A computed fold for a 138-nucleotide RNA from a soil metagenome, annotated as c-di-AMP riboswitch aptamer (ydaO/yuaA leader). The RNAcentral record of the sequence draws on MGnify. Its Rfam family is "c-di-AMP riboswitch aptamer (ydaO/yuaA leader)". Gene Ontology terms of the family: regulation of gene expression and cyclic-di-AMP binding.
[in-house]
RNA sequence: CGCCGAGGCGUGACCGAGGCGAUCGGGGAACCCGCUGGGACCCGACCGGUCCCUGGGGCGAAUCGCCGGAUUUUCCGGCGUAGCGCAUCUCUUUCAGCGCGAGCCCGUCAGCUAACCCCGAAGGCGUCCGAAAGAGAA
Numbered sequence: 001c002g003c004c005g006a007g008g009c010g011u012g013a014c015c016g017a018g019g020c021g022a023u024c025g026g027g028g029a030a031c032c033c034g035c036u037g038g039g040a041c042c043c044g045a046c047c048g049g050u051c052c053c054u055g056g057g058g059c060g061a062a063u064c065g066c067c068g069g070a071u072u073u074u075c076c077g078g079c080g081u082a083g084c085g086c087a088u089c090u091c092u093u094u095c096a097g098c099g100c101g102a103g104c105c106c107g108u109c110a111g112c113u114a115a116c117c118c119c120g121a122a123g124g125c126g127u128c129c130g131a132a133a134g135a136g137a138a
Base pairs, nucleotide, nucleotide: 001126002125003124004123009021010020011019023121024120025119026118027117028116033111037053038052039051040050041049042048055109056106057105058104059103064080065079066078067077068076069075070074083100084099085098086097089136090135091134092133093132094131095130
């Protein structure tokens, strides 16, 4: 000086921290509306019945599929993929190239949801000398 992200600004204050304010972000929470999944068997079929398996949710782009290995509940690796990010002053769209496609939390409980209530403002990084169009700012 910039990037990811809500995580940046003002005050506190001589510097800093807690705190406070707006601002941005997240969760809970009415009416109305909505509300399990899979497999096998019985039956001509439907309805229905029997048995077996499977808790649920939140933040985040970070889901899903296939293959291989191992100590085979599970973990590791690889290849893809939904999706996400990338110095033109900003935004949107398209093409090209590069990268990510994790992790954490609640604790048997929460669909949507106005009023209302509660919570967060961290952490981690180093990028570009790519192209086109539109709108705006200075």